[in-house]
RNA sequence: AAAGAAAAAGCCAAACCAUGGGCGACCAUGGGACGGAAAGCCACGGAUCUAGUUUGAGACAGCCGGGUUGCCUAUA
Numbered sequence: 001a002a003a004g005a006a007a008a009a010g011c012c013a014a015a016c017c018a019u020g021g022g023c024g025a026c027c028a029u030g031g032g033a034c035g036g037a038a039a040g041c042c043a044c045g046g047a048u049c050u051a052g053u054u055u056g057a058g059a060c061a062g063c064c065g066g067g068u069u070g071c072c073u074a075u076a
Base pairs, nucleotide, nucleotide: 001075003073004072011036012035016031017030018029019028020027021026034062040068041067042066044065045064046063048059049058050057
């Protein structure tokens, strides 16, 4: 510097369940693991979704792209 094959220290945690919040998409906490090399962070572009009703308001970073920070390791 590039890449993510195999692993590993460590990390996250889908569905589902409980409790709480929200009109809702969904969120928080606990349990639980389908998976993840950024499944860390940012709604900037697209997609999708929600309520409302008219050009505005929201959700989603575990849909794709982009930005930014970072662990490990075969390799050059």

The prediction has a mean pLDDT of 79. c-di-GMP-I-GGC riboswitch aptamer from Desulfonatronovibrio sp., 76 nucleotides, folded computationally. NCBI's taxonomy places the organism under Bacteria, Pseudomonadati, Desulfovibrionia, Desulfovibrionales, Desulfonatronovibrio.